[in-house]
């Protein structure tokens, strides 16, 4: 000095891990005017029957735990598999020259 290996670096995939979040189960939950259902009372009516609705029950928006993906994410990973090695570290064969 030239070659050749493997390895960091790099590309891909896959595994896992963490994050978010759909979904579930559980509180709360419309005091500023949700929505259903509306007893009492109120209206309209001669009646029969009708109207509009306050609470109560029931949901819905939101909210707040728990749980939580076969969904989504990455300046993750003493993991796996493959690719690249142009030029770069590190280590290793081989071959030559001084």
């Nucleotide at each position: 000095u030239g070659u050749u290996c493997g390895u960091c670096c790099c590309c891909u995939c896959g595994c896992g891990a963490c994050g978010c979040u759909a979904g579930g189960c559980c509180g709360g939950g419309a005091a500023c005017c949700c929505c259903g259902c509306c007893a009492g009372g109120u209206c309209c009516g001669g009646a029969a029957g009708g109207a509009a609705g306050c609470a109560a029950c029931g949901g819905u928006a939101c909210c707040g735990g728990c749980u939580g993906a076969c969904g989504c994410g990455g300046g993750c990973g003493c993991c796996g598999a493959g690719g690249u090695u142009c030029c770069g570290g590190c280590g290793g064969g081989c071959a030559g020259c001084g």